[in-house]
Context: one part of a larger RNA
RNA sequence: CUGGGUGUAAAGGGAGCGUAGACGGUUUAAGCAAGUCUGAAGUGAAAUGCUGGGGCUCAACCCUGGAACUGCUUUGGAAACUGUAUGACUUGAGUACCGGAGGGGUAAGCGGAAUUCCUAGUGUAGCGGUGAAAUGCGUAGAUAUUAGGAGGAACACCGGUGGCGAAGGCGGUUUACUGGACGACAACUGACGCUGAGACACGAAAGCGUGGGGAGCAAACAGGAUUAGAUACCCUGGUAGUCCACGCUGUAAACGAUGAAUGCUAGGUGUAGGGGCGUUACAGCUUCUGUGCCGCAGUUAACACAAUAAGCAUUCCACCUGGGGAGUACGACCGCAAGGUUGAAACUC
Numbered sequence: 001c002u003g004g005g006u007g008u009a010a011a012g013g014g015a016g017c018g019u020a021g022a023c024g025g026u027u028u029a030a031g032c033a034a035g036u037c038u039g040a041a042g043u044g045a046a047a048u049g050c051u052g053g054g055g056c057u058c059a060a061c062c063c064u065g066g067a068a069c070u071g072c073u074u075u076g077g078a079a080a081c082u083g084u085a086u087g088a089c090u091u092g093a094g095u096a097c098c099g100g101a102g103g104g105g106u107a108a109g110c111g112g113a114a115u116u117c118c119u120a121g122u123g124u125a126g127c128g129g130u131g132a133a134a135u136g137c138g139u140a141g142a143u144a145u146u147a148g149g150a151g152g153a154a155c156a157c158c159g160g161u162g163g164c165g166a167a168g169g170c171g172g173u174u175u176a177c178u179g180g181a182c183g184a185c186a187a188c189u190g191a192c193g194c195u196g197a198g199a200c201a202c203g204a205a206a207g208c209g210u211g212g213g214g215a216g217c218a219a220a221c222a223g224g225a226u227u228a229g230a231u232a233c234c235c236u237g238g239u240a241g242u243c244c245a246c247g248c249u250g251u252a253a254a255c256g257a258u259g260a261a262u263g264c265u266a267g268g269u270g271u272a273g274g275g276g277c278g279u280u281a282c283a284g285c286u287u288c289u290g291u292g293c294c295g296c297a298g299u300u301a302a303c304a305c306a307a308u309a310a311g312c313a314u315u316c317c318a319c320c321u322g323g324g325g326a327g328u329a330c331g332a333c334c335g336c337a338a339g340g341u342u343g344a345a346a347c348u349c
Base pairs, nucleotide, nucleotide: 004320005319006318007303008302012317014202016200021195023193025089026088027087031084032083034082035081036078037077038076039075040074041073042072043071050066051065052064053063054062055061092192093189094188095187098183099182104178105177106176107175108174109173110172111155116150117149118148119147120146121145122144126137127136163170164169207248208247209246210245211244212243216242217241221237222236223235224234259316260315261314262313263312264311267294268293269292270291271290272289273288274287275286276285277284298305299304322349323348324347331342332341333340334339
C1' cells in the first nucleotide's frame, strides 16, 4: 500500500459552520469526444519468471520456440453512460402565508423559603458533635425562641427514560431583544443539494490574568479522634475557589464509549408537540415530527442491535494495524503560566 475494520476487542474528530475537493434528482433535441469502449501501427532491450521442446546419465545448470510484459505513444471509429454545452421540470433543497409547543440564547428588573451574621426582647446552663468521644462554642449569657435588619448564593413542590439546544449545556418569576425545530397549506424559486482536508467561530469542571463580591460549601492548612502508623476515611474550624464583569485556557468516561446525509426493510405498546375524520363533549380511528420500552427478519465472536439499526445499499470525512516503552522524547505551532496540539525511536515481551 492493499485487503479488513472502528458500541464493548486497536480504532468516530467534543461539537458546529463552511473553503478547496469528492459525490450528486427527472427530462427533450442536436453536438463535442476529456473519461469509457473498439480496430490498427509503433514501442514495451536482453536476461529473469511462466510454458512447449532439447543438451549435460538425472537434477541444478544450459540451449531454443512461444505466450506474456496487463503499460505508453500515434492514428481510424462508436456515442449508451460520466463529463462538457443547451433548454425544460418538480419529487430533493429553500422561500412566503397561517398556527400552536418549548428550562434554546442575551440583557435588565422583581419574589419567597432557607443558611449565616448583626441589634433588641424572653430565658438559663448547657450547646454542638460521634460508633463512642474530644477539639470547638457558652455565665463577658450561648443553644432555644420572638421581632427588626444586612448580605450572598441557589431556585423546594410542579418535575416526568417529560421539553429545548449542534455539542458543551439549559429549571423561581416578569419584560425587552433574538436563534432554531414542528404542523398545516401548496403560492413562489427551480437542483440552488450532500459531505467536507485546511480555515473560522463554539466548547463542562478545574486552572490563569485584572477588578469586584464573599452567605453557605470547601482543595490547601490547623486541631480533635481512629489506628501499629493514619500525611486518609469521621469530627471542629478554615483559605484559595465556587459568584459577577472582561480576557485567556481548549481539555473530560466531552458517552449512545455508536461521524454526517439519503433511500429501503414485520409488528406491539407508552409518551411529548401539531393536523385530519368523528363526538354535544369524551371515546375511537388516522397522519407528521420527536422521545422510550418490547420484539420478527437480518446482523453480531458473544453480549446485544433491531425503522432513533450495530439490518440492506450509496456518498463524503475522521480514525485503527500486537503489549510495554508513550500520548513520553525531540522538533514545530499555540499559551501569561499550568499546559495543549502534532508525535517517534532504541530497547523489551